The prediction has a mean pLDDT of 83. The part of an RNA shown here (small-subunit ribosomal RNA, 3' major domain) has 488 nucleotides and comes from a Nitrospirota bacterium. Rfam family: Bacterial small subunit ribosomal RNA. The organism belongs to Nitrospirota, within Bacteria.
Context: one part of a larger RNA
RNA sequence: UGACGGGGGCCCGCACAAGCGGUGGAGCAUGUGGUUUAAUUCGACGCAACGCGAAGAACCUUACCUGGGCUUGAACUACUGGAAGUAAGAUUCCGGAAACGGAAGAUGACCUGUCAAAUCAGGAACCAGCAGAGGUGCUGCAUGGCUGUCGUCAGCUCGUGUCGUGAGAUGUUGGGUUAAGUCCCGCAACGAGCGCAACCCCUAUCCCAUGUUGCCCAAUGGUCGCAAGAUCAUCGCACUCUUGGGAAACUGCCUCGGAUAACGGGGAGGAAGGUGGGGAUGACGUCAAGUCCUCAUGGCCUUUAUGUCCAGGGCUACACACGUGCUACAAUGGCCGGUACAGCGGGAUGCAAAUCCGCAAGGAGGAGCCAAUCCCUUAAAACCGGCCCCAGUUCAGAUUGUGGGCUGCAACUCGCCCACAUGAAGGCGGAAUCGCUAGUAAUCGCAGAUCAGCAGGCUGCGGUGAAUACGUUCCCGGGCCUUGUACA
Numbered sequence: 001u002g003a004c005g006g007g008g009g010c011c012c013g014c015a016c017a018a019g020c021g022g023u024g025g026a027g028c029a030u031g032u033g034g035u036u037u038a039a040u041u042c043g044a045c046g047c048a049a050c051g052c053g054a055a056g057a058a059c060c061u062u063a064c065c066u067g068g069g070c071u072u073g074a075a076c077u078a079c080u081g082g083a084a085g086u087a088a089g090a091u092u093c094c095g096g097a098a099a100c101g102g103a104a105g106a107u108g109a110c111c112u113g114u115c116a117a118a119u120c121a122g123g124a125a126c127c128a129g130c131a132g133a134g135g136u137g138c139u140g141c142a143u144g145g146c147u148g149u150c151g152u153c154a155g156c157u158c159g160u161g162u163c164g165u166g167a168g169a170u171g172u173u174g175g176g177u178u179a180a181g182u183c184c185c186g187c188a189a190c191g192a193g194c195g196c197a198a199c200c201c202c203u204a205u206c207c208c209a210u211g212u213u214g215c216c217c218a219a220u221g222g223u224c225g226c227a228a229g230a231u232c233a234u235c236g237c238a239c240u241c242u243u244g245g246g247a248a249a250c251u252g253c254c255u256c257g258g259a260u261a262a263c264g265g266g267g268a269g270g271a272a273g274g275u276g277g278g279g280a281u282g283a284c285g286u287c288a289a290g291u292c293c294u295c296a297u298g299g300c301c302u303u304u305a306u307g308u309c310c311a312g313g314g315c316u317a318c319a320c321a322c323g324u325g326c327u328a329c330a331a332u333g334g335c336c337g338g339u340a341c342a343g344c345g346g347g348a349u350g351c352a353a354a355u356c357c358g359c360a361a362g363g364a365g366g367a368g369c370c371a372a373u374c375c376c377u378u379a380a381a382a383c384c385g386g387c388c389c390c391a392g393u394u395c396a397g398a399u400u401g402u403g404g405g406c407u408g409c410a411a412c413u414c415g416c417c418c419a420c421a422u423g424a425a426g427g428c429g430g431a432a433u434c435g436c437u438a439g440u441a442a443u444c445g446c447a448g449a450u451c452a453g454c455a456g457g458c459u460g461c462g463g464u465g466a467a468u469a470c471g472u473u474c475c476c477g478g479g480c481c482u483u484g485u486a487c488a
Base pairs, nucleotide, nucleotide: 001488002487003485004484005483007482008481009480010479011478012477013476015472016471019436020435021434022433023432026327027326028325029324030323031322032321033320034318035317042053043052064313065312066311067310068309069308070307077131079129080128081127082126088107091104092103093102094101095100110123111122112121113120134302135301137300138299139298143296144295145291146290147289148287150285155194156193157192158191159190160189161170162169163168174185175184176183200279201278202277203276205247206246207245208244209243211241214237215236219234220233221232222231223230224229250273253267254266255265256264257263329429333388334387335386336385337384338383345376346375347374350369351368355364356363357362395426400421401420402419403418404417405416406415442464443463444462445461446460447459448458
């Protein structure tokens, strides 16, 4: 100087407390351990591994296993030699699961120079050889790059000066204050840098511009209607909205407290008030943290194999254990009928309407749309009416049987969906443990990436919409000052 303390002081954070909902019990989905296996490819392991890499394992992917092939090789570069009916090659035959091996074969080339052309020479392609190739083989404790984490915590340092023999100190400590090393005051310090904040994006209010594909207040006309009104067109751009620009919030104003300061409490006005809400943004460093399987790369290993091609299998196994989820155990519910209201997005080998067929999955069909135009796209919970009457039930839906549909060369291992039948465990979950402070939790559906097909996962979107916070003694993590230390 640090680090540590079941030392002290001050202060923060869904850290506790106060609340709401879960997990831990059940079934299933998924990841992991273990076990099994010819193989169940590899990595990730407290927080910070375990719905993680994987934003999609039937083949492919694929790195694993079994078996069958190839050996200058599937892709690339250079050199030496060979080589014109050569390279290529429709088609055909044999072996084969394919890869591949063998055979026949119509046709039959490219570039440069010489040149009228043929031809000749060189190159490319091809064959043989040789050097390099290739490796998801090892080492993340040889590395780059990227990432996680402490932590969006308020810290980490430097120049000069001063103090100290020196390590070093001071500044950065102190009194207040803040979300903040934020600001004010003081002070042997005076300044500065990286961080904080602001500048960036979205969102909340208003103004101006814009007016189609968006909008429909008023006006006019048409159609329907007794009427109210509905609908279409024109006109129109008021409104909603689109996307550009601007305004607005700064403790600016008032008041109280405070050192007259910084700042804090209350109030006015305001769409918004004291960082308005959300995002992006991650200092010096820590963990020899993670990644040699994204990529790059040193060293080592391999070279008829640890390379490469193919078929099939495996990654989907199953006594068991754990993590993360989904669905429930019902009446604030289930079922049936009726009937409203979104937002983010996506669409050309694409999205697909109306209409028809089918109980349905789906099929036929093909209007329209390269999309503010058309389609995906009827949102669901909610609301109205009816049934159920507390039961393993009209709860719950696992499992299994049968029949179908879709994608795809192909659904046996091993896809998704529909119908009928079957109807298991489950009566709110021990010790323990997690999330959340507001448009949040809870609950409800929708879209998208990946993708032929496949989501209970992920990333977004909107609908409905709470309860509680006395407080900081305690648990966990962190910041500052101080103290002890046989630790560095």